[in-house]
RNA sequence: GCGGCUGUAGCUCAAUGGCAGAGCACUAGAUUGUGGAUCUAGUGGUUGUGGGUUCGAGCCCCAUCAGUCGCC
Numbered sequence: 001g002c003g004g005c006u007g008u009a010g011c012u013c014a015a016u017g018g019c020a021g022a023g024c025a026c027u028a029g030a031u032u033g034u035g036g037a038u039c040u041a042g043u044g045g046u047u048g049u050g051g052g053u054u055c056g057a058g059c060c061c062c063a064u065c066a067g068u069c070g071c072c
Base pairs, nucleotide, nucleotide: 001071002070003069004068005067006066007065010024011023012022013021018055026042027041028040029039030038048064049063050062051061052060
């Protein structure tokens, strides 16, 4: 330099173009002599960034950034 893949909550990951979710973690409560475990409820998102298409985009298109793999 060229090509592919990945990027979504603090972490690991889902999500047929139609209200962005789960588990863990965190907070509060219940339980317990205390803690842990368990149970209940809750907080937390500019879907890497910038544009485009569409009535509507995490999803489709373009560019770009980061990581990763391969080729040269």
Molecule: transfer RNA
Organism: Caldilineaceae bacterium